Background
Transfer RNA from Phycisphaerae bacterium RAS1, 74 nucleotides, folded computationally. Its Rfam family is "tRNA". By type it is a transfer RNA. The sequence is in RNAcentral, with records from ENA and Rfam. Lineage of the source: Bacteria > Pseudomonadati > Planctomycetota > Phycisphaerae.
RNA sequence: GGUGGCGUAGCUCAGUUGGUGAGAGCGGUGGAUUCAUAACCCGCAGGUCCCCGGUUCGAGUCCGGGCGCCACCA
Numbered sequence: 001g002g003u004g005g006c007g008u009a010g011c012u013c014a015g016u017u018g019g020u021g022a023g024a025g026c027g028g029u030g031g032a033u034u035c036a037u038a039a040c041c042c043g044c045a046g047g048u049c050c051c052c053g054g055u056u057c058g059a060g061u062c063c064g065g066g067c068g069c070c071a072c073c074a
Base pairs, nucleotide, nucleotide: 001073002072003071004070005069006068007067010026011025012024013023019057028044029043030042031041050066051065052064053063054062
């Protein structure tokens, strides 16, 4: 340098013919329980869906460019 894949909550990820209100587990936090802690149970908070632009009535999703990471080729 070329090709392909990935980028969504603090972490690991789901979300796939574009459409209801962006979610799960772990973690954090409040409560319940316990003599107490852990486990289990019930809540809550936490997101510019990497950035810029385009298409569309509507974009996490499609298109273009950029940035970063991984793999392969040279």